Context: one part of a larger RNA
């Protein structure tokens, strides 16, 4: 000098764009953050509509009739998105390869299929236990829930031929025979679903080379340890696990142990080499009160699922129960220190749905903070009686503050007020039309904006609303007076201060930066 997720002191006009718990992965009140589908189902608690009965009417009662739909069965989603950086020195990450050892819901293309039957169960109803959480028993009922039969292959398994290839295990192509295995309906009649294959795409899993901090005041470490055979297990290879057998394996090219740490793209600095860092944004990993475990599922050993142990908190009728903000806000605590218990699904994206649509603290916006970067303004021109006042001096006078002010004139960014007022909406949706074998395409009208009456534009008013901070001994740009008298104090280093202090305190003047300026901390 540059830089910062900064903090502190003094000061403060505006806008744009960014950023905002670095500490206690501490504890959490409250609300919200994952639902959706009635075009799968039985149904009807509530709402609305149209009915029926009684009544003059208000109103009461009534029946799933319709729109819809709480709870329930079922499907899909909840493994994404969002948070944090505890752990981990490791194939965790980065990069480059490999899988002749693997899986992949939804999606695309393509080939086949969608026949028959059955038994339950939730809900509803009845009874009942409990303070509650939650149950228990009985009766009855449906399905795209469950089960059975039939059919079926280029699927799976077994067996048997032929050919080709490789990289050891083997792989590919083409045949025969036998066995096993499937389905679900709904509909506005357009279709959408469902089952079994093949291929693709996407997403993952596994292996390997190389790279990846410090310490030798850590030198030996290791028994599932290293390898083999067999078995189990997995989507899959493998001591992954187990039984048996052998005695191996790693290490001064640093094993083991200890400490520290999420990694990367990148960021800061520097001419570069390098050094330091990994906040925001993006990719990967790990974690979800501490620890362990599996279930469901295409996918989890699952942040807002389950079970067990533990700690803590809460409720209790003392018998027993409930909870997990490292989601968004917010609270307490810690700390030098870090924001609103805001708006909207309008756009983008996601889940579900044929769709309308619903949900979405993802996201988009708004609020707070000079935390940073960038931009703008605090006026421009003229104006010498060089005014008054201040300060200084060689003091009847000069110098300086200083064109500075006053005064004249101009402008109106900004400010205040008034009026107008977006783009972001491409599309979707809806009602028509045209083309079309299907899918769909095109076209016309109407509808949908949180931000927001915001940005922006025009007009009116009037210099009107707007400057500080640090420094002035040398390094280092900028000097005099007064006060103090090794005191009070300053200080980054050298060093100032003991009676003429350009170094302390004040004043005048000056220098530097400027809505900031200094100090502190850290890195180069």
């Nucleotide at each position: 000098g540059g830089a910062u997720g900064a903090a502190c002191g003094c000061u403060a006009g505006c806008g744009g764009c960014a950023g905002g718990c670095c500490u206690a992965a501490u504890a959490c009140a409250u609300g919200c953050a994952a639902g959706u589908c009635g075009a799968g189902g039985g149904g009807c608690a509530g709402c609305a509509c149209a009915g029926g009965u009684a009544g003059c009417a208000a109103u009461a009662c009534u029946g799933g009739g319709u729109g819809g739909c709480g709870a329930c069965c079922g499907g899909c989603a909840a493994a994404c998105g969002g948070g944090u950086g505890c752990g981990g020195a490791a194939c965790a990450c980065g990069u480059a390869c490999g899988c002749a050892a693997c899986c992949u819901u939804c999606c695309u293309u393509u080939g086949a299929g969608c026949g028959g039957g059955g038994a339950a169960u939730a809900g509803c109803c009845c009874a009942u236990a409990g303070a509650a959480a939650u149950g228990u028993g009985g009766a009855u009922u449906a399905a795209u829930a469950c089960c059975c039969c039939g059919u079926a292959a280029u699927a799976u398994c077994g067996u048997u031929g032929u050919c080709a290839g490789g990289c050891a295990u083997c792989u590919g192509a083409u045949g025969g025979c036998g066995a096993u295995u499937a389905a679900a309906g709904c509909u506005c009649c357009g279709g959408c679903a469902c089952u079994c294959g093949a291929a693709g795409a996407u997403g993952g899993g596994c292996g390997u080379g190389c790279g990846u901090c410090u310490g030798a005041u850590u030198a030996g470490g290791u028994a599932g340890u290293u390898g083999g055979u067999g078995a189990g297990g997995u989507a899959a290879c493998g001591g992954c696990u187990c039984a048996c057998c052998a005695a191996g394996c790693c290490g001064a090219c640093g094993a083991u142990c200890a400490g520290u740490a999420a990694c990367u793209g990148g960021c800061g600095u520097g001419a570069g080499a390098g050094c330091g860092c990994g906040a925001c944004c993006a990719g990967u990993c790990a974690c979800a009160c501490g620890g362990g475990c599996a279930c469901u599922g295409a996918g989890a050993c699952a942040c807002g699922g389950g079970c067990c142990c533990g700690a803590c908190u809460c409720c209790u009728a003392c018998g027993g129960g409930a909870a997990g903000c490292a989601g968004c806000a917010g609270u307490a605590a810690g700390g030098a220190a870090u924001a609103u218990u805001g708006g909207u699904c309008a756009a983008u994206g996601g889940a579900c749905g044929c769709a309308a649509g619903u949900c979405u603290g993802a996201a988009c916006c708004a609020g707070c903070c000079a935390u940073g970067c960038c931009g703008c303004g605090u006026g421009g021109a003229g104006g010498a009686u060089g005014a008054a006042g201040g300060u200084c001096c060689u003091c009847u006078g000069g110098a300086u503050u200083g064109u500075a002010a006053a005064c004249u004139u101009c402008u109106u960014u900004u400010a205040u007020c008034u009026g107008g007022g977006a783009a972001g909406a491409a599309a979707u949706g809806u009602c028509g039309g045209u083309u079309u074998u299907c899918u769909a395409a095109c076209u016309g009208g109407c509808u949908u904006g949180a931000c927001g009456g915001u940005a922006c534009c025009a007009g009116a008013u009037g210099a009107a609303u707007a400057a500080g901070c640090a420094c002035c001994g040398g390094c280092u740009a900028a000097c005099u007076c007064c006060g103090u008298g090794c005191c009070a104090g300053c200080a980054g280093c050298c060093g100032c201060g003991g009676u003429a202090a350009u170094a302390c305190g004040g004043a005048g003047g000056g220098u530097g930066c400027a809505a900031g300026c200094g100090u502190u901390a850290u890195c180069c």